[in-house]
Context: one part of a larger RNA
RNA sequence: UUCAUGGCUAAGGAACUCGGCAAAAUAACUCCGUAACUUCGGGAGAAGGAUCCCCCGCACAGCAGUGUGCGGGGCGCAGUGAAAAGGCCCAAGCAACUGUUUACCAAAAACACAGGUCUCCGCUAAGUCGUAAGACGAUGUAUGGGGGCUGACGCCUGCCCAGUGCCAGAAGGUUAAGGAAGGGAGUUAGCGCAAGCGAAGCUAAUAACUGAAGCCCUGGUGAACGGCGGCCGUAACUAUAACGGUCCUAAGGUAGCGAAAUUCCUUGUCGGGUAAGUUCCGACCCGCACGAAAGGCGUAACGAUUUGGACACUGUCUCGGCCAUGAGCUCG
Numbered sequence: 001u002u003c004a005u006g007g008c009u010a011a012g013g014a015a016c017u018c019g020g021c022a023a024a025a026u027a028a029c030u031c032c033g034u035a036a037c038u039u040c041g042g043g044a045g046a047a048g049g050a051u052c053c054c055c056c057g058c059a060c061a062g063c064a065g066u067g068u069g070c071g072g073g074g075c076g077c078a079g080u081g082a083a084a085a086g087g088c089c090c091a092a093g094c095a096a097c098u099g100u101u102u103a104c105c106a107a108a109a110a111c112a113c114a115g116g117u118c119u120c121c122g123c124u125a126a127g128u129c130g131u132a133a134g135a136c137g138a139u140g141u142a143u144g145g146g147g148g149c150u151g152a153c154g155c156c157u158g159c160c161c162a163g164u165g166c167c168a169g170a171a172g173g174u175u176a177a178g179g180a181a182g183g184g185a186g187u188u189a190g191c192g193c194a195a196g197c198g199a200a201g202c203u204a205a206u207a208a209c210u211g212a213a214g215c216c217c218u219g220g221u222g223a224a225c226g227g228c229g230g231c232c233g234u235a236a237c238u239a240u241a242a243c244g245g246u247c248c249u250a251a252g253g254u255a256g257c258g259a260a261a262u263u264c265c266u267u268g269u270c271g272g273g274u275a276a277g278u279u280c281c282g283a284c285c286c287g288c289a290c291g292a293a294a295g296g297c298g299u300a301a302c303g304a305u306u307u308g309g310a311c312a313c314u315g316u317c318u319c320g321g322c323c324a325u326g327a328g329c330u331c332g
Base pairs, nucleotide, nucleotide: 001328002327003326004325005324006323007322008321009320011318012317015316020313030050031049032048037042039152053074054073055072056071057070058069059068060067061066075079087311089309090308091307092306093305094303099111100110115150116149117148118147119146120145121144127136128135129134153298154297155296156295158228159227160226163225164224165221166220167219168218169217172216173215174214178210179209182206185203186202187201190197191196229247230246231245232244233243256290257287268284269283270282271281272280
């Protein structure tokens, strides 16, 4: 001198920084006291405050050591005298919760979950593994088992069955192998002088007709896959359009929410907070491109979650300094 780890630091106190990251601060027990909100359990150790060591006296309790309360007094810089021992509050997003996860860059808003719903399965069950035997399901039996979606709870879950899927139907159309009437062909006993004709049988083609499911067809079905419009005009300022017209569609997005984990334009506009706020909170609605179990909107509690703000506190910083220990470098 550089680094690592630790200790202290005037004044200020987040000015640092993506961000209070890190550090500091808080801290046990006892007593007082404790808000919104709430599913009445919670929230809550909320918050905030007091006490704390030693001596004397009194009261109470105990068999006692002693303990508790009250009053008085004492000492130190300091009394849970060392160590160990919550920082806290406000608001918002997401997910109800405890759990689970990328062994070795992600712990989360992802997965799971109780609850909800649809669907399959009547038992030699459906489903799954296996070529099979066989096994699981299950030594279970629909209050059971399998699969899909959603995800506590509260209030709810709108319209479309045209397409696709699934379910039901059986009149008609189409339709395979198989069966098959009939006609024609080949062969040859026979007939014929010859050309040729040609039974039965056999052979190879053909073939009316018959012939299941499926498909076509007729219906149903959305907590099935999915979908949920455009243009023009109109009110006695203006603006806007409750209203009207027209085109298209299976139907044209209901409730609720909305610049949102979704908003491009966009740092939208207004309000709040700040001296100053692309973030944040509350509104507005012009939703590029929210929306109802790929659930919608709320929600107490919970969270090593994400975002914004405040208090306390601090070497994070203004802006550095000093010290201890260790390692390196340099010099000797």